[in-house]
C1' cells in the first nucleotide's frame, strides 16, 4: 500500500406519524422526528415490487354497454356473427437504489 473485514474514535444519513410544496397516483422535495444503516454515497443498467393521467382493447383469452344482420322460438327471449364504445380489463415512457443484482466512487483503521 492493496484486498477482505468491522473493533475503537470523530463524524455520516435518516424509516414511520405529523406539516408545507409539487404530482392524476405511485411518490418527491423541505421542515419536524429517528426505526434502522457501514456504502442508507451515486447510477433505473437487468430482475422485483408500486402507480395509472395521457394511450390501448387491433394479436391471444375474457368482462360490460351501444348498434346492425341472421336463425330458433311464442310480441318481451336464446344462439351465432359483425361494429362502435368503454373500464372494474391491458400497459410504462412515470416511480422505487432503505427490495435484489450489477456498475462507479469513498472516511477511518483494532483483530
Nucleotide at each position: 500500500u492493496c484486498c477482505u473485514c468491522g473493533a475503537a474514535a470523530g463524524g455520516g444519513c435518516a424509516a414511520a406519524c405529523c406539516c408545507g410544496u409539487c404530482g392524476a397516483a405511485a411518490g418527491a422535495c423541505g421542515g419536524c422526528g429517528a426505526c434502522g444503516c457501514a456504502a442508507a454515497g451515486c447510477g433505473a443498467u437487468g430482475g422485483g415490487c408500486c402507480u395509472u393521467a395521457g394511450c390501448c382493447u387491433u394479436c391471444u383469452g375474457g368482462u360490460c354497454a351501444g348498434g346492425c344482420g341472421c336463425g330458433g322460438g311464442a310480441u318481451u327471449u336464446c344462439g351465432c356473427g359483425c361494429u362502435u364504445g368503454a373500464a372494474u380489463g391491458g400497459a410504462a415512457a412515470g416511480g422505487u437504489c432503505g427490495c435484489c443484482a450489477c456498475g462507479c466512487u469513498a472516511c477511518c483503521g483494532a483483530a
Record summary
c-di-GMP-I riboswitch aptamer from a Planctomycetota bacterium, 111 nucleotides, folded computationally. Rfam family: c-di-GMP-I riboswitch aptamer. For this family Rfam cites "Identification of 22 candidate structured RNAs in bacteria using the CMfinder comparative genomics pipeline" (Weinberg et al., Nucleic Acids Res, 2007). Model confidence (mean pLDDT): 82 of 100. It was read from a public genome assembly, where an Rfam model found it.